Predicted 3D model of a 73-nucleotide RNA (transfer RNA) from Ignavibacteria bacterium RIFOXYB2_FULL_36_7. The organism belongs to Ignavibacteria, within Bacteria. The RNAcentral record of the sequence draws on ENA.
[in-house]
């Protein structure tokens, strides 16, 4: 110094070639069991690293930046 790839909830990740942001765990709240574990049922939580641009319309496509992984030199 170039070349890839990653960045979405507290974490661990989805989101089919541009339109409804979502699931496990976690956390509340209710119910089941004398009570705990457990189990069912609902419910809170998001500037989709960051800014700029195409576009009715951007997590998605384009530009710069940051950050962390890896190749080359």
């Nucleotide at each position: 110094g170039g070349g890839g790839c990653u960045a979405u909830a507290g974490c661990u990740c989805a989101a089919u070639u541009g339109g409804g942001a979502g699931a496990g765990c976690g956390c509340u709240u209710g119910g089941a069991u004398g009570g705990c574990a457990u189990c069912c049922a609902a419910g809170a939580g998001g500037u989709u690293c960051g800014g700029g641009g195409u576009u009715c319309g951007a997590u998605c496509c384009c530009c710069c930046g940051u950050a962390g992984c890896u190749c080359c030199a």
Its Rfam family is "tRNA". It is annotated as a transfer RNA. Rfam's curators write: Transfer RNA (tRNA) molecules are approximately 80 nucleotides in length.